[in-house]
RNA sequence: GAAGUCGGCCGGGCAGUCGCUGGUUGUUGGGGUCACCCGCAACGGGAGGAAGGUCCGGGCUCCGCAGAGCAGGGUAGUGGCUAACAGCCAUCCACCGCGAGGUGAGGACCAGGGCCACAGAGACGAGCGUAUUCAGUUACGGUGAAACGCGGCAACCUCUACCCGGAGCAAUACCAAAUAGGCAUGCGCCGUGAGCGAGCAAUCGCUCACCCAAGGCGGCUCGUCGGAGCGUGCGGGUAGGUAGCUUGAGCCCAUCGGCAACGGUGGGCCUAGAGGAAUGACUGCUGCGCCACAACGGGUCACACCGGGUGGCGACAGAACCCGGCCUACAGGCCGACUUCAAUG
Numbered sequence: 001g002a003a004g005u006c007g008g009c010c011g012g013g014c015a016g017u018c019g020c021u022g023g024u025u026g027u028u029g030g031g032g033u034c035a036c037c038c039g040c041a042a043c044g045g046g047a048g049g050a051a052g053g054u055c056c057g058g059g060c061u062c063c064g065c066a067g068a069g070c071a072g073g074g075u076a077g078u079g080g081c082u083a084a085c086a087g088c089c090a091u092c093c094a095c096c097g098c099g100a101g102g103u104g105a106g107g108a109c110c111a112g113g114g115c116c117a118c119a120g121a122g123a124c125g126a127g128c129g130u131a132u133u134c135a136g137u138u139a140c141g142g143u144g145a146a147a148c149g150c151g152g153c154a155a156c157c158u159c160u161a162c163c164c165g166g167a168g169c170a171a172u173a174c175c176a177a178a179u180a181g182g183c184a185u186g187c188g189c190c191g192u193g194a195g196c197g198a199g200c201a202a203u204c205g206c207u208c209a210c211c212c213a214a215g216g217c218g219g220c221u222c223g224u225c226g227g228a229g230c231g232u233g234c235g236g237g238u239a240g241g242u243a244g245c246u247u248g249a250g251c252c253c254a255u256c257g258g259c260a261a262c263g264g265u266g267g268g269c270c271u272a273g274a275g276g277a278a279u280g281a282c283u284g285c286u287g288c289g290c291c292a293c294a295a296c297g298g299g300u301c302a303c304a305c306c307g308g309g310u311g312g313c314g315a316c317a318g319a320a321c322c323c324g325g326c327c328u329a330c331a332g333g334c335c336g337a338c339u340u341c342a343a344u345g
Base pairs, nucleotide, nucleotide: 001341002340003339004338005337006336007335008334009333010332012286013285014284015283016282017281018280020046021045023043024042025041026040027039029038030037031036048316052327053326055325056324057323058322059321060168061167062166063165072164073163074162075161076160077091078090079089080088081087092106093104094103095102096101107159108158112157113156114153115152116151122148124149128141129140130139131138172243173242174241175240182234183233184232185231186230187229191210192209193208194207195206196205197204198203215225216224217223250269251268252267253266254265255264256263257262288314289313290312291311292310293309296307297306298305
């Protein structure tokens, strides 16, 4: 210098204006059932390495559960880590790679069943072919992963060992309107007259007038509306609200133990909490990378190349109870260790 392997990290920076969201403090404002609520102001907080897929494991919540077994599901060299795991670490073996390294669906076919492509005369259970012998007596058998035997396959059933109850924050708990319905209870009505119509009639219907309780019209009176219902209490559910909700198997640093994963000790820190769902929009300067342009400078015989200029573009993706993993996506960039090849000292 080239080509690689493994591991770790970043995912632009600064400033301004206007918003959104939740927090603290304040408030000559508004409301209030005096708990507070609304508004306004100031201050400081506000997405990720995967917040993603929802694949595995756990916390938490409710339901279920004496114990044991069966069924069903899962895991699988060995040892360790962990709350747990299908994860991680170490290591053995097999395979791949010159190598650094990578991959592994790596318990058991002496319990039983099933299967064994192609080739081969014959493929799993003893037979067969050729030669041979008194005698299925003995020897050999091109093929094929396996051949005349105590074969192979469990990524086939199965067996062994170990693990596993179900549903999920739309879990769950509390508060609780309006309307309708439920239960209990209080008050009131289920009239009068006239006319018309139907009918054999009993009676029914319609119209008009009168009487009329409760209730509405902001508290009372009047008035008016009203016209058979009108209240009161209890309880369930809904809308809505509150909690769950972010202090946690937490993060950082130091140190000790351990090959490591990881664990112990000490110190420091608080780092979104929305809820039909905030985390946004615009602007200026600037860093990095890429692309384009051309009138610059250096450089060259001329290109190439270097520097500067102008313009454009910048990845995957958006928290939704929390955490540990795995997998998948990703413009561009940085760091470390190691390998192979070549050259030079």
A computed fold for a 345-nucleotide RNA from a Burkholderiales bacterium, annotated as Bacterial RNase P class A. It matches the Rfam family "Bacterial RNase P class A". Rfam classes the family as a ribozyme. Its family is annotated with dimeric ribonuclease P complex, ribonuclease P activity and tRNA processing in the Gene Ontology. The coordinates come from a structure-prediction model, not an experiment, and the mean pLDDT is 77. NCBI's taxonomy places the organism under Bacteria, Pseudomonadati, Pseudomonadota, Betaproteobacteria, Burkholderiales.